[in-house]
RNA sequence: AGGGUUUGAUCCUGGCUCAGAACGAACGCUGGCGGCGUGGAUUAGGCAUGCAAGUCGAGCGCGAACGCAUUUCGGUGCAAGUAGAGCGGCGGAAGGGUGAGUAACACGUAGACGACCUACCCCCGACUCCGGGAUAACAUUGGGAAACUGAUGCUAAUGCCGGAUGGUCUCCAUGCGCUGCAUGGUGCAUGGAGUAAAGGUGGCCUCUGACAUAAGCUUCUGGUUGGGGAGGGGUCUACGGCCUAUUAGCUUGAUGGUGGGGUAACGGCCCACCAUGGCGGUGAUGGGUAGCCGGCCUUAGCGGGCGAUCGGCCACACUGGGACUGAGACACUGCCCAGACUCCUACGGGAGGCUGCAGUCGAGAAUCUUCCGCAAUGGGCGAAAGCCUGACGGAGCGACGCCGCGUGGAGGAUGAAGGCCUUCGGGUUGUAAACUCCUGUCACCGGUUAGGAAAGGGCGCGGGCCUAACAAGCCUGCGGUUUGACAAAAGCCGGAGAGGAAGCCACGGCUAACUUCGUGCCAGCAGCCGCGGUAAGACGAAGGUGGCAAGCGUUGUUCGGAAUCACUGGGCAUAAAGCGCACGCAGGCGGCCUGGUAAGUUGGAUGUGAAAUCCCUCGGCCCAACCGAGGAACUGCGUCCGAUACUGCCGGGCUUGAGAUCGGGAGGGGUGCAUGGAAUUCCGGGUGGAGCGGUGAAAUGCGUUGAGAUCCGGAGGAACACCGGCGGCGAAAGCGAUGCACUGGUCCGAUUCUGACGCUCAGGUGCGAAAGCCAGGGUAGCAAACGGGAUUAGAUACCCCGGUAGUCCUGGCCGUAAACGAUGGGCACUAGGUAGUAGGUUCCCUAACGGCUUACUGCUGGAGUUAAUAUAUUAAGUGCCCCGCCUGGGGAGUAUGGUCGCAAGGCUGAAACUCAAAGGAAUUGACGGGGGCUCACACAAGCGGUGGAGCAUGUUGAUUAAUUCGAAGCAACGCGCAGAACCUUACCUGGGCUUGACAUGCAGGUGGUAGGAACCCGAAAGGGGGACGACCUUCUUUUGAGGGAGCCUGCACAGGUGUUGCAUGGCUGUCGUCAGCUCGUGUCGUGAGAUGUCGGGUUAAGUCCCUUAACGAGCGAAACCCCUGUCGUUAGUUACCAGCGCGUAAAGGCGGGGACUCUAGCGAGACUGCCGGUGUUAAACCGGAGGAAGGUGGGGAUGACGUCAAGUCCUCAUGGCCCUUACGCCCAGGGCUUCAAACGUGCCACAAUGGCCGGUACAGAGGGACGCGAGCCUGCGAAGGGGAGCAAAUCCCAGAAAGCCGGUCUCAGUUCGGAUUGGAGUCUGCAAUUCGACUCCAUGAAGCUGGAAUCGCUAGUAACCGCAGAUCAGCUACGCUGCGGUGAAUAUGUUCCUGAGCCUUGUACACACCGCCCGUCAAGCCACGAGAGCUGGGAGUACCCGAAGUCGCUGACCCAACCUUCGGGAGGGAGGCGCCGACGGUAAGCUCGGUGAUUGGGACUAAGUCGUAACAAGGUA
Repeated sequence: AGGGUUUGAUCCUGGCUCAGAACGAACGCUGGCGGCGUGGAUUAGGCAUGCAAGUCGAGCGCGAACGCAUUUCGGUGCAAGUAGAGCGGCGGAAGGGUGAGUAACACGUAGACGACCUACCCCCGACUCCGGGAUAACAUUGGGAAACUGAUGCUAAUGCCGGAUGGUCUCCAUGCGCUGCAUGGUGCAUGGAGUAAAGGUGGCCUCUGACAUAAGCUUCUGGUUGGGGAGGGGUCUACGGCCUAUUAGCUUGAUGGUGGGGUAACGGCCCACCAUGGCGGUGAUGGGUAGCCGGCCUUAGCGGGCGAUCGGCCACACUGGGACUGAGACACUGCCCAGACUCCUACGGGAGGCUGCAGUCGAGAAUCUUCCGCAAUGGGCGAAAGCCUGACGGAGCGACGCCGCGUGGAGGAUGAAGGCCUUCGGGUUGUAAACUCCUGUCACCGGUUAGGAAAGGGCGCGGGCCUAACAAGCCUGCGGUUUGACAAAAGCCGGAGAGGAAGCCACGGCUAACUUCGUGCCAGCAGCCGCGGUAAGACGAAGGUGGCAAGCGUUGUUCGGAAUCACUGGGCAUAAAGCGCACGCAGGCGGCCUGGUAAGUUGGAUGUGAAAUCCCUCGGCCCAACCGAGGAACUGCGUCCGAUACUGCCGGGCUUGAGAUCGGGAGGGGUGCAUGGAAUUCCGGGUGGAGCGGUGAAAUGCGUUGAGAUCCGGAGGAACACCGGCGGCGAAAGCGAUGCACUGGUCCGAUUCUGACGCUCAGGUGCGAAAGCCAGGGUAGCAAACGGGAUUAGAUACCCCGGUAGUCCUGGCCGUAAACGAUGGGCACUAGGUAGUAGGUUCCCUAACGGCUUACUGCUGGAGUUAAUAUAUUAAGUGCCCCGCCUGGGGAGUAUGGUCGCAAGGCUGAAACUCAAAGGAAUUGACGGGGGCUCACACAAGCGGUGGAGCAUGUUGAUUAAUUCGAAGCAACGCGCAGAACCUUACCUGGGCUUGACAUGCAGGUGGUAGGAACCCGAAAGGGGGACGACCUUCUUUUGAGGGAGCCUGCACAGGUGUUGCAUGGCUGUCGUCAGCUCGUGUCGUGAGAUGUCGGGUUAAGUCCCUUAACGAGCGAAACCCCUGUCGUUAGUUACCAGCGCGUAAAGGCGGGGACUCUAGCGAGACUGCCGGUGUUAAACCGGAGGAAGGUGGGGAUGACGUCAAGUCCUCAUGGCCCUUACGCCCAGGGCUUCAAACGUGCCACAAUGGCCGGUACAGAGGGACGCGAGCCUGCGAAGGGGAGCAAAUCCCAGAAAGCCGGUCUCAGUUCGGAUUGGAGUCUGCAAUUCGACUCCAUGAAGCUGGAAUCGCUAGUAACCGCAGAUCAGCUACGCUGCGGUGAAUAUGUUCCUGAGCCUUGUACACACCGCCCGUCAAGCCACGAGAGCUGGGAGUACCCGAAGUCGCUGACCCAACCUUCGGGAGGGAGGCGCCGACGGUAAGCUCGGUGAUUGGGACUAAGUCGUAACAAGGUA
């Protein structure tokens, strides 16, 4: 710091998503140790049990027992003034818990109190006198189950009460002084009034009384009062920090005043009266949510999120209300009342409150021990010892987090075994292991030791203070003593021994890490993109690898990345986004000069910003985490002193902004009234006479009752041709005949006046096309709806004939448009060119032209900007000001609420759910029922066919045991097959073989071995059988021994026309012999890409030329190659024969020749070379000459980049998969030859341009030895016999046929046609039955030129005619491949059909139009709205009831303290009443949920239905 994902590719916009960090976490797998932290986030749900607040005898009065001792057994002493309860004091308001409530002065920051309080603590002053009456405990006695409680009697106090004294205390009055920002504060003096207290412990006899000891003195402590301090609290103020306007108005104690009450204190805090205020768009009120902060997490920062643990503040304590006590509470473990719940109960009543520490249940994904100790720190009480302390210190549990350590180290290669992979060679796991030598952390065992603990107390010895003095007491020094929960936890020493200690996730890209097997759109994965349909690096497993490591992953959440809410730091022409336009209040912003002020701004100082945290430095635990110290920081707020450029504020001035004035100007600007002509229609009349009208073509319609046409006259309504123009005006909507009236704005000139009066504008107000609505008119034309006619599969459309609302006018609504420049308004600045509109000015002299200058309207274009397109002084450039709006697509401008409207509907305007995109611009293609140019037997012009018949052949289908398989639009179908009777053969049935029909290797065996005749079974294959009987080689004299080959057995393996052509190679088809396809460098573009290759010519051609930011090049085209056409030359046998000779019936038959033809080598020739014209002086084209041939002479071979997952695994090769006594191999027979039907390709015909018969002429190219086979003979013939010649320019196949000559037939199902069938044969072959060809005789079918449709061909072509060959024993060949013979017609041309090329255009297509895609309906599923209603929650309002309790009034009843004349009084209380008042009740609403028959649309879901709306002119833009 970025990456992935929209596209064929690109740039942009934009969302989704990932990598990071973090957590009070949870879940899965796994788990050795330690340190430090941390742990009920959910039900503020309910709680068993124990503990969490007591203490003081030095405030007071009572006062046991156990036990011990003693005893005269009565008791007594010690225990012990102990335990214990009570009165009293202090503390139970702290500490501890939780976050329900709270949007508030609750919190934070800074201030204020001149409006306040403060127990305990500290300092200072003064005082502490005299009395009195009670009451707990206790005793006695009642009630009650209990809790508890009544009566009587006794008693104490630091409890209570009265009195005294008293001040610098409080209040009042008067006078004087100082002082403050205001109410005021403060000091002094005088006078008046009011108000205090409590004692206790110890000691002593100095004073007094007295001689014991105290009432005395004294120490300490306590009490009272006043002042001060410290710390704590209360109140007030400013500012700051959530969401919602689909909450816009709220408020009656409400706002203020006067007077009172109340409080510690100000205050409507409360009350009476008076006034009518107060708050709110800077968001009141309402609703939702929430404890706030220091801080924590994240971030570069700004920010964003959070508010656990620690710290500060607040709030709460079962729920609601209330007060009492007290310094302090409206009180967590106090009280009263009400309520819910739980428990006890003798049913009468009572008790309780873990949001303290543990613990339990429940709910939950989820959160611990009913532990130890007061040793430390701290707190309460106490004089102290001490007691209490679930605060706290510790331990326990949990990998919950952070940090540290370990699971060993070194050596060790035949690189073991095993695993996995493999191209079978090997590679990898891997120095990893084994093995050798070591080490010893942690854990284990044994031993040993420090620190947390020094205070305080006791003791001993000193010193000081106090006192009259000693002692005591207090202070203090030294010595010694005592105290450890944790816990043998930690440290250290020793022992033993590699021994006890590694997993988890990932490995397609992002993202680091790859193979095999399994699976086969299944099972599954997935954060996004996406994987899986038989070769999956993406699923599962294994091996390997990567990452982290006592953890690793997953899930959730937050920040980041996200500049994706943009303050830092975004946008709005086309991507989401400028309100339709204007006016304008609030608000925001605002010209030049100058004075003042100092609010903003800024400098310095100062206070504060708690501590902790973060950061730096240093230090303590071995390190780290953790902890400590110091510093810095805390970016903030306050105060003071300065500064004054800018902004603000106050004052003065100015004229350039703005406005006014004067003089001119243009204009479809607006409103009203009036007027006009043309046209349509209608009405009347005339002429006229059959049609008119309408369309692609028609029909409906009109017309003989006279249309249409034409002429005249009339009526009525609407709109204003030409002018007319990217011309004018207006804010926009919009405005178009003419005249008049009224009226708005604007421009130019002058520079006379005002003196910043300005700009923008949330709310608000007005205007606002068309359609629509209401009321009343009007209605010629046009024309939704509607009717009819067409079109169509349908046609609720497009086209046609009609036609009503409406369109028009008046008045009133509506308030929307692609209301668009898809571009808010204002001001200023920033190159040009050109044109127009309205003015002004200058020069000459009028005009014209030109120059200059304003305002407006266009085009073009540079810089700049922009994603690009584009824009470009009319900005989308550069700046400033103000407003509006946007934040992925769909859902949806929908629902709901509100508001406006007569309605239609408008404005405001969501969510659930769903998708991984939706988009913009541009690029390359492809496509278009877009355009331009140009080709092609593409059409047209022609000739001949196919489609109809019969047959042949291929295919489909059907059939079959099998009818083997493949080919499928063109580009499958006389195709693979250039030869299916067996073979072929792959198929079927049956019979057989199993190392195999064939290859290689290894091991073992085998000389009567291998081989193998007879013979037997059999259809054959095969099986049995076995006479006979080998080969090569080494050694050896032979015999023999050994080896090889062979054979046998066995193991490896062979074999497969089994599968996948969508795993492949190779080969092939096709577009297409179409002219294209690319590259290098350069240039342009952000880029895809473009340029080149476009343009102008030209060509068969991207062929060539010219132009040119291109210049060159490659693959194609052409050429080179072959055949053919002319000539030359060379060479003449088997070919040829002119001349010469021989010779024949004839014949190159022969001698010979080398002329000719021909053969086959080499050459020549043609190149737009020449001429003329056209053309750009070009390329080239046209014409001509010459020439055998002329513009590529004709034909062939040759096929660019690529397309079709085109074809072929059955030619061959080949990966994977599959079969292995069979899916291999052999054999016999059958099948591939079937046949209702359909199609393709052909043949032969339908006849006279013909058939038949006779005669007769002329080719080329081929083939031939298991061959071609002559003459001759036989047969009607197929053929047979026979065999010359020929390995072939020699011989043979071999007769070419059409043609030509002659004859016959005479238009007929024929002398056409030959299918079919019968018979007889020939030939090939082992074999023609299934299933051959041919011959002869006989038979003589359909068919009389072929519907829709469709094919080939442009010249030696079509058509017609025959010949040859391959394959092959033969043949299904009418096929195929070649060969020659005869030999045409037509092309005006490119409108149309098909295909193709180039340029251009549009595009929502890119598996590319066989594309894409819309809506209803049907099905499934999901969420949501409406809904008769039903039901629950919340906050209020009004009224009723009215607990506890404060306050007020009352108080005939009751009462110790004081007074009293003893009667009573003062005073107090019970009780009663009143105000307020919680819970509860009633009523009408508000608001938020849940649910609801039914209903509505919406989203989503491989292959449903109907159509075809959109994208191309999408076929009606």
This is a predicted structure of a 1517-nucleotide RNA (small-subunit ribosomal RNA) from a metagenome. The coordinates come from a structure-prediction model, not an experiment, and the mean pLDDT is 85.